Transfer RNA from Pinus gerardiana, 74 nucleotides, folded computationally. The prediction has a mean pLDDT of 81. RNAcentral holds the sequence, with entries from ENA. It matches the Rfam family "tRNA". The family's RNA type in Rfam is transfer RNA. From the family's description: Transfer RNA (tRNA) molecules are approximately 80 nucleotides in length. The gene name in the source record is trnR-CCG. Taxonomically the source falls in Pinus subgen. Strobus (Eukaryota, Pinidae, Pinales, Pinus). RNAcentral records the identical sequence in 3 taxa.
RNA sequence: GGGCUGGUAGCUCAGUGGAUCAGAGCUCAUGGGUCCGGACCGUGAGGUCAAGGGUUCAAAUCCCUUCUAGCCCA
Numbered sequence: 001g002g003g004c005u006g007g008u009a010g011c012u013c014a015g016u017g018g019a020u021c022a023g024a025g026c027u028c029a030u031g032g033g034u035c036c037g038g039a040c041c042g043u044g045a046g047g048u049c050a051a052g053g054g055u056u057c058a059a060a061u062c063c064c065u066u067c068u069a070g071c072c073c074a
Stems, first nucleotide, its partner, number of pairs: 001073007010026004027045006050066005
């Protein structure tokens, strides 16, 4: 330098044939529970979907550029 794959909650990830309001588990807070805790149950918190631009009535999803991580080739 060229190619491929990935980047979504504090962590691990799903969603990438465009339209439910962006989700699950774990974690955390809180209530129940308990002699006190744990397990378990309820409720809640937490995201500019890496960044910018474009297409569209509508974009995490499609297109372009950039950044970043990994792998391969030279």